Bacterial RNase P class A from a Syntrophobacteraceae bacterium, 368 nucleotides, folded computationally. The coordinates come from a structure-prediction model, not an experiment, and the mean pLDDT is 77. NCBI's taxonomy places the organism under Bacteria, Pseudomonadati, Syntrophobacteria, Syntrophobacterales, Syntrophobacteraceae. It was read from a public genome assembly, where an Rfam model found it.
RNA sequence: GGAGCAGGGCAGAUGAUCGCCGGUUCCAUUCGGAAUCGGAGGAAAGUCCGGGCUCCACAGGGCAGGAUGCUGGGUAACACCCAGUCUCGGCGACGAGCAGGAAAGCGCCACAGAAAGCAGACCGCCCCGCCUUCGGCGGGGUAAGGGUGAAACGGUGAGGUAAGAGCUCACCAGUCCUGGUGGUGACAUCGGGAGCUAGGCAAGCCCCAUCCGGAGCAAGACCGAAUAGGAGAGCGUUCGAGGGCGGCCCGUUCGAGCUCUCGGGUUGGUUGCUUGACCCUGUCGGCAACGGCAGGGCUAGAGGAAUGAUCAUCGCCUUUCCGCUCUCGCGGAAAGGUACAGAACCCGGCUUACGAACUGCUCCGGAU
Numbered sequence: 001g002g003a004g005c006a007g008g009g010c011a012g013a014u015g016a017u018c019g020c021c022g023g024u025u026c027c028a029u030u031c032g033g034a035a036u037c038g039g040a041g042g043a044a045a046g047u048c049c050g051g052g053c054u055c056c057a058c059a060g061g062g063c064a065g066g067a068u069g070c071u072g073g074g075u076a077a078c079a080c081c082c083a084g085u086c087u088c089g090g091c092g093a094c095g096a097g098c099a100g101g102a103a104a105g106c107g108c109c110a111c112a113g114a115a116a117g118c119a120g121a122c123c124g125c126c127c128c129g130c131c132u133u134c135g136g137c138g139g140g141g142u143a144a145g146g147g148u149g150a151a152a153c154g155g156u157g158a159g160g161u162a163a164g165a166g167c168u169c170a171c172c173a174g175u176c177c178u179g180g181u182g183g184u185g186a187c188a189u190c191g192g193g194a195g196c197u198a199g200g201c202a203a204g205c206c207c208c209a210u211c212c213g214g215a216g217c218a219a220g221a222c223c224g225a226a227u228a229g230g231a232g233a234g235c236g237u238u239c240g241a242g243g244g245c246g247g248c249c250c251g252u253u254c255g256a257g258c259u260c261u262c263g264g265g266u267u268g269g270u271u272g273c274u275u276g277a278c279c280c281u282g283u284c285g286g287c288a289a290c291g292g293c294a295g296g297g298c299u300a301g302a303g304g305a306a307u308g309a310u311c312a313u314c315g316c317c318u319u320u321c322c323g324c325u326c327u328c329g330c331g332g333a334a335a336g337g338u339a340c341a342g343a344a345c346c347c348g349g350c351u352u353a354c355g356a357a358c359u360g361c362u363c364c365g366g367a368u
Base pairs, nucleotide, nucleotide: 001364002363003362004361005360006359007358010355012314013313014312015311016310017309018308020039021038022037023036024035025034026033027032041340045351046350048349049348050347051346052345053216054215055214056213060250061249062248063247065212066211067210068209069208070084071083072082073081074080085099086097087096088095089094100207101206105205106204107201108200109199122146123145124142125141126140127139128138129137130136131135154172155171156170157169158168159167173197174196175194176193177192178191179190180189181188182187220271221270222269223268230262231261232260233259234258235257242254243253244252245251278297279296280295281294282293283292284291285290315338316337317336318335319334320333321332322331323330324329
C1' cells in the first nucleotide's frame, strides 16, 4: 500500500420565523388564550417465531395434526442468545448448520452403462469340446484389468488359483462387540476382538424422543341513540333442539329456546392507550449470554391519523485548485453529496434495506 474477517456505537448539530399534537400551571367559561416541558426507528419494515394482556372457560381422555431435533447454560418464553462438540467451506482471520435413526418399512438417484440394493457381464481373462485353424462357434468358470458414469458394492501389497475373487495373510479404512483415560455432557483419545464390508437422499414418506387449548386491540369494557316488540320456515322444551371444550371420537357441562331466509335500524362517543419481563450509571458474580445490589430517570400516544416547512451557519464525505512538507500529512477556497426509511396495545428475537466513521484481527506485496 492492497485485499479481507469480526465487534460495538452513530444515523447529524445550532439559531431564527411560521405551523401541528400531548402534559403541567395560570386566565377565561364560549369557541379559547399565555407560559413552559416533551413529541418516530435501528430497523418503526417483513408479519416469520416467542410472550404479556383480553375473551371463550374454573375444564378430562384418546386419535389425528403441528413444531422442535448434538451437549451444557441463559431467558417470562422461543425455532432466539452464549459457550462448546462434530461436520462442511476458506491459505487464514473466520463463516455455515440440512447436527436423533438409512441394519423397521416404502420410495427416488436423469442420461450413459451389462449393471445403481443385495445388482451385474459390454470389451476382456481361464478351462473343455467342435470346426472351414494368424481365427470362429458352443458349454462352463470369473469380476482382479479396461470401458460408462457424480457414484460400480472396501484400499495397498503378497500368497494362492486353470484364470480370478477377503479365497488366505500383513497393514490401513469403515462397521459391530468390548475395555482404559479425560470431560457434567456432546465427544476426544488409546487398546483388544471379529474377514463382518452394509453408496447417497429422511430439507422424500416414515420411525424415535420432547413439547403444543383457541381467537385476537377490528381482543374487550362502558355510555348514548335509533328502528319494525317485522314476516316466514325447520327443529326442540328434561325421551334435551342448540352451545362450550382448536379438527374428530368418547366423556362432561350449560341449556329453553336455537338455526335458516327476506326486510329494517345503528355505523356516535369514552376507554383499553402507555410505569414497562423499561432505560441510564456504578459495583459484585460469571469465559460469555446474563443475573444480583445500590443510586438516578419518565423519554410519543395520534384517531383518517400530529412530531413539519423555510432560511442561515457548522459537522462529515468526495472531487478540483493553491500554499506548506523529505514523506506521512496539514491549511485555505470552490463545487457536489449527506443513506434506508414513519409509531398505532406493548415487549424479547430473527430476517431484509442502508450512509460515513472507529477498534481489533488475517493474508499478500514493498521499504527500513